RNA sequence: CUCAUCCAGAGGGGUGGAGGGAUCGGCCCUGUGAAGCCCCGGCAACCAUCACGGUGAUGACGUGUCCGCGCCUUACGGGCGAGGCCAUACCGCGACAGGUGCCAACUCCGGCCCGCGGCCAGACGGCCGCCGGGAAAGAUGAG
Numbered sequence: 001c002u003c004a005u006c007c008a009g010a011g012g013g014g015u016g017g018a019g020g021g022a023u024c025g026g027c028c029c030u031g032u033g034a035a036g037c038c039c040c041g042g043c044a045a046c047c048a049u050c051a052c053g054g055u056g057a058u059g060a061c062g063u064g065u066c067c068g069c070g071c072c073u074u075a076c077g078g079g080c081g082a083g084g085c086c087a088u089a090c091c092g093c094g095a096c097a098g099g100u101g102c103c104a105a106c107u108c109c110g111g112c113c114c115g116c117g118g119c120c121a122g123a124c125g126g127c128c129g130c131c132g133g134g135a136a137a138g139a140u141g142a143g
Stems, first nucleotide, its partner, number of pairs: 001143006011040005019029003023111004041103003045100003049095002052092004057088003064085001066084002069081005107137001112134004116129005
């Protein structure tokens, strides 16, 4: 930089001693002990691996030198067709915990734009929403 995902899930101990939730605002968490570090445990989003199921998919120049069946060919050899199996790809579901990651609150909520509803003003507009959609930013993974 690109792409995908972000309303699921999962905490104890030790150390430490005042912050933390990216940012700004809000609202939370926190001396019943924050961040950081260490140990142990857990979760399963992505990647990897494995199992099962599915498919108007692919099997190509150089045919999967697979299996039987039907048709063509006098035959050998060969050609065509549908099917089965197999392989690959993709999708779904599950297992695992190897590589990352994660273990308060939807990414805690909002910030910018649009729509809807309400209130004020009633010309522009402003505010609120325990409403919806999108963007931006951020996080995580893969490349």
Notes:
Model confidence (mean pLDDT): 78 of 100. This is a predicted structure of a 143-nucleotide RNA (SAM riboswitch aptamer (S box leader)) from a soil metagenome. Its Rfam family is "SAM riboswitch aptamer (S box leader)". Rfam's curators write: The SAM riboswitch is found upstream of a number of genes which code for proteins involved in methionine or cysteine biosynthesis in Gram-positive bacteria. The sequence is in RNAcentral, with records from MGnify.